[in-house]
Molecule: transfer RNA
Organism: Oscillospiraceae bacterium
RNA sequence: AGGGAUGUCGCCAAGCGGUAAGGCACAGGACUUUGACUCCUGCAUCCGUGGGUUCGAAUCCCGCCAUCCCUG
Numbered sequence: 001a002g003g004g005a006u007g008u009c010g011c012c013a014a015g016c017g018g019u020a021a022g023g024c025a026c027a028g029g030a031c032u033u034u035g036a037c038u039c040c041u042g043c044a045u046c047c048g049u050g051g052g053u054u055c056g057a058a059u060c061c062c063g064c065c066a067u068c069c070c071u072g
Stems, first nucleotide, its partner, number of pairs: 001071007010024003018055001026042005048064005
C1' cells in the first nucleotide's frame, strides 16, 4: 500500500427492511432464622462513527475509526 473479517446492554450472543430474543451479571420483590438455591419483575429514546437511500434502516449504499487476518 492492496484485500478480507468483526464492531449490538457491564460480559457472551441472536437478528438478513416493519422498530432489538436469550444467557450471565446487576437492581427490586417472594421464599428462608440468615445466606445459597428457586420463582416473579425490571434493565440497549445513540446497534463503533458521520452521511445517503427508503414511508420505515442494527439490517441496503458511501466515507471514516478501532481490533484481527491475508498479500506485498